[in-house]
RNA sequence: GAAUACGUGCAGCCGAGUCUCUCCCAGCGCGGAGAGAGCGGGGGAACCGUCACCGUGGGCUGAGGGACCGCCAGAACGGCGAUCCGGGGGAACCUUCUCCCCUAAGCCGCCAGCUAACCUCGUAGGCUUUGAAGGUCGGACCA
Numbered sequence: 001g002a003a004u005a006c007g008u009g010c011a012g013c014c015g016a017g018u019c020u021c022u023c024c025c026a027g028c029g030c031g032g033a034g035a036g037a038g039c040g041g042g043g044g045a046a047c048c049g050u051c052a053c054c055g056u057g058g059g060c061u062g063a064g065g066g067a068c069c070g071c072c073a074g075a076a077c078g079g080c081g082a083u084c085c086g087g088g089g090g091a092a093c094c095u096u097c098u099c100c101c102c103u104a105a106g107c108c109g110c111c112a113g114c115u116a117a118c119c120u121c122g123u124a125g126g127c128u129u130u131g132a133a134g135g136u137c138g139g140a141c142c143a
Base pairs, nucleotide, nucleotide: 011128012127013126014125018037019036020035021034022033023032024031025029038123039122040121041120042119043118048113055110057111058108059107060106061105065085066084067083069081070080071079072078086103087102088101089100090099093135094134095133096132097131
């Protein structure tokens, strides 16, 4: 001097994952147990829509889908690889261009279209990420 680990502070990002209150604990903390508000999800009539079952079942959260080719191996399902088309994210917001990154994982269990009333569940976890042009919102300071 650099890297790494831990702690604290500040500015932020993905995501619904925030806030308030009560109680408990030797440990007082982004701890545990609850109750609300807010936000997010599922189920659930009529009308409308869809035939149903036999299985290559079907369905849900999520951006995490589709086509074609090759391989695994042999029909289907599935997995891997390449290419293309889509989709999602990058420090208020929208559009265009640009650059970078992602395109997972999990759950239900034979069952669920939409869906008012109604019922019900979650409120985590992980991180450090651009530039320009046009439009446009808000805040601070000064006069």

A computed fold for a 143-nucleotide RNA from a Chloroflexota bacterium, annotated as c-di-AMP riboswitch aptamer (ydaO/yuaA leader). It was read from a public genome assembly, where an Rfam model found it. The source organism's lineage runs through Bacteria, Bacillati and Chloroflexota.